RNA sequence: GUUGAGAUGGUAUAGUGGUAUUACGUAUGCCUAACACGCAUAAGAUCCCGGGUCCGAUCCCCGGUCUCAACA
Numbered sequence: 001g002u003u004g005a006g007a008u009g010g011u012a013u014a015g016u017g018g019u020a021u022u023a024c025g026u027a028u029g030c031c032u033a034a035c036a037c038g039c040a041u042a043a044g045a046u047c048c049c050g051g052g053u054c055c056g057a058u059c060c061c062c063g064g065u066c067u068c069a070a071c072a
Stems, first nucleotide, its partner, number of pairs: 001071007010024003018055001026042005048064005
């Protein structure tokens, strides 16, 4: 330089147009003499940034930033 893939709670992830899922972690309660394990509940992401299409965009289109891979 060319091509392709990716960016979603603190971390890892699911999600093919209708207010985003699960696990771990966190907080509170239960349990225990206490801790751990276990159980219940809750908080936590306006989905990398800007624009467009659409009644409606994490999703489709354009541009940008960053990361990874292959080729040169």

Source information
This is a predicted structure of a 72-nucleotide RNA (transfer RNA) from Alosa alosa. Model confidence (mean pLDDT): 82 of 100. The organism belongs to Alosa, within Eukaryota. Its Rfam family is "tRNA". Rfam's curators write: Transfer RNA (tRNA) molecules are approximately 80 nucleotides in length. It is annotated as a transfer RNA. Its family is annotated with triplet codon-amino acid adaptor activity in the Gene Ontology.